[in-house]
């Protein structure tokens, strides 16, 4: 200098003008009563506050609230290498195994297929403890032909083909039941042997997953698929702030249909247990107001200590929207970033000047921890590979 | 704001791992004097991107779009 990998951070800044929103204070007006340092409403003025890294998707997990308790069993669903972290998780950290990359690093729903069941279209001879189309072989038994012998239907020799043998090679397929070599054979084959691979048992190391140039056994029996059923381990009661609670106002506590009394309902599969005594749907009636929940929290930042790390502990400091048809904006100027063009300068790919363009994704709605997805651009740190120079 | 379901030709609509049916519509032909009806033939699809699998409309994950339900009182 070029090409990359990982992690963290920012999400334009300043000023002016005009607005929006809710909080506090003051003033004015109106309403109410318990008649005052009262409560509520409207308006004006002033002060200080006002979106995000994802506020999103609602995919996981938890807090919180209600369902009488959230109890037992079955079912159903989720999850899945090991150990740890955490309020909890499908998240995170460290490790094991597999794959990709020269490397930094990245990716993996990664338990069990020698418990069982199922599936594998087409092609192919054969698709699950399978099979012989082409090929290869003629040793043994059998068959055919020829020659010879004689005991006349048998023997010997030769030749041939496949009713036979084989699975090296070809071919089909995603997949054809270890690989290479030597021996062996009629041809072949774990048939035998050597090496490699695989499986089982023991030993050693490790908390474990697992690993091993260890020892022994097995010629290999044990193919794939569990994001197919299933088995094993672990987890899960249901609903969701429109949860739920309080105050105020108003109405016709109404009608129809269906189900049931060994029943029905009680929060969302069934049974038991417990509690209560009708329930479901539709139509009709009323109100369309306020308050709480509701923002100080598993909160943020800094330092120290423990830990490889996620994280935990201690101390100190800080307060940071709570608005419900729902605010957080618009314009102008300057500076700064990026892109393009033109000109100038040289160190020839950089610097300077001018003009023009651009500035993303997106918008809190009970809260928090994660994941995923969207995102113009910029900054910082750690590391890898290559080239050159010293 | 929360919850639930769905996406297959122009329209409707089946298919739950192995060549995606069927009806209506469109186009062409037959029949007819010409049409209609009928018959024959034909065109057109799994919302998008990944993963599992030999193989995905189907199983799993993400994205996009669409639809439905949920206020209070008696």
């Nucleotide at each position: 200098c070029g090409a990359g990998u990982c992690g963290g951070c920012c999400a334009g800044g300043c000023a002016g003008u005009c607005g929006c929103u809710g909080g506090c204070a003051g003033c004015a007006c109106c309403c109410g009563c318990u008649g005052g340092c009262c409560g509520g409403g409207u308006g004006c003025u002033g002060c200080g506050g006002g979106a995000g890294g994802a506020a999103a998707g609602u995919c996981c997990g938890g807090g919180c609230u209600c369902c009488g308790c959230a109890g037992g069993g079955c079912a159903a669903g989720g999850u899945g290498c090991c150990a740890g972290g955490u309020a909890a998780u499908a998240c995170c950290u460290g490790g094991g195994g597999g794959g990709c990359g020269u490397g930094a690093g990245c990716c993996c729903a990664u338990g069990g297929a020698a418990a069982g069941u199922g599936c594998a279209g087409c092609a192919g001879a054969g698709a699950g403890c399978a099979g012989a189309c082409c090929g290869c072989c003629u040793a043994a038994g059998g068959c055919g032909c020829g020659u010879c012998g004689c005991u006349u239907g048998c023997g010997a020799c030769g030749c041939g083909a496949a009713c036979g043998g084989u699975a090296a090679g070809g071919g089909u397929g995603a997949a054809a039941g270890g690989g290479u070599g030597c021996g062996g054979u009629a041809a072949g084959a774990g048939c035998g042997c050597a090496c490699c691979g695989c499986g089982c048992g023991c030993g050693u190391g490790g908390u474990a997953a697992c690993a091993c140039u260890g020892c022994g056994c097995g010629g290999c029996u044990a193919g794939g698929u569990a994001a197919a059923c299933c088995c094993c381990g672990c987890c899960u009661g249901g609903a969701g702030c429109a949860a739920g609670g309080c105050c105020a106002a108003a109405u016709a506590g109404g009608a129809a249909u269906c189900c049931a009394a060994c029943g029905a309902u009680g929060u969302g599969g069934c049974c038991c247990g417990c509690a209560u005594c009708g329930g479901a749907u539709u139509c009709g009636g009323g109100u369309a107001g306020g308050c709480c929940g509701c923002c100080a929290g598993a909160g943020g930042c800094a330092u120290u200590c423990g830990g490889u790390g996620a994280c935990g502990a201690a101390u100190g400091c800080c307060c940071u929207a709570g608005a419900u048809g729902a605010a957080u904006g618009a314009c102008u100027g300057c500076c700064g970033g990026c892109u393009g063009c033109a000109c100038c300068g040289c160190u020839u790919g950089c610097g300077g000047u001018g003009c023009a363009g651009u500035g993303a994704c997106a918008g809190a709605a009970c809260c928090c921890g994660g994941c995923u997805u969207a995102u113009c651009g910029g900054c910082c740190g750690a590391c890898u590979c290559g080239a050159c120079u010293u | 704001g929360g919850c639930u379901g769905g996406a297959u030709g122009g329209c409707a609509g089946a298919g739950u791992g192995g060549u995606g049916a069927u009806g209506c519509a469109g186009c062409g032909g037959a029949c007819u004097g010409c049409a209609a009806a009928u018959c024959c033939g034909u065109c057109u699809a799994c919302g998008c991107c990944g993963g599992u699998u030999c193989g995905a409309c189907c199983c799993c994950g993400g994205c996009u779009c669409c639809a439905g339900c949920c206020u209070c009182c008696a």